The RNA shown here (transfer RNA) has 72 nucleotides and comes from an uncultured Bacillaceae bacterium.
[in-house]
RNA sequence: GGGCUGUUAGUUCAGCGGGAGAACGCUUCGUUGACAGCGAAGAGGUCACUGGUUCGAUCCCAGUACAGCCCA
Numbered sequence: 001g002g003g004c005u006g007u008u009a010g011u012u013c014a015g016c017g018g019g020a021g022a023a024c025g026c027u028u029c030g031u032u033g034a035c036a037g038c039g040a041a042g043a044g045g046u047c048a049c050u051g052g053u054u055c056g057a058u059c060c061c062a063g064u065a066c067a068g069c070c071c072a
Base pairs, nucleotide, nucleotide: 001071002070003069004068005067006066007065010024011023012022013021018055026042027041028040029039030038031037048064049063050062051061052060
């Protein structure tokens, strides 16, 4: 330098045109002498960024950035 894959909650990830989600973690309450565990409730997101297509974009297209793998 070229090609491919990925980027979504604090972490690990799912989702792939119309509702943003799961597990773990975190907070509060209950249970305990206390902790853990368990039960209940809750907070937390510019879906990497910019532009385009579309009635509508996390999702499709282009570019950029970052990460990983392969080739030279």
The coordinates come from a structure-prediction model, not an experiment, and the mean pLDDT is 86. It was read from a public genome assembly.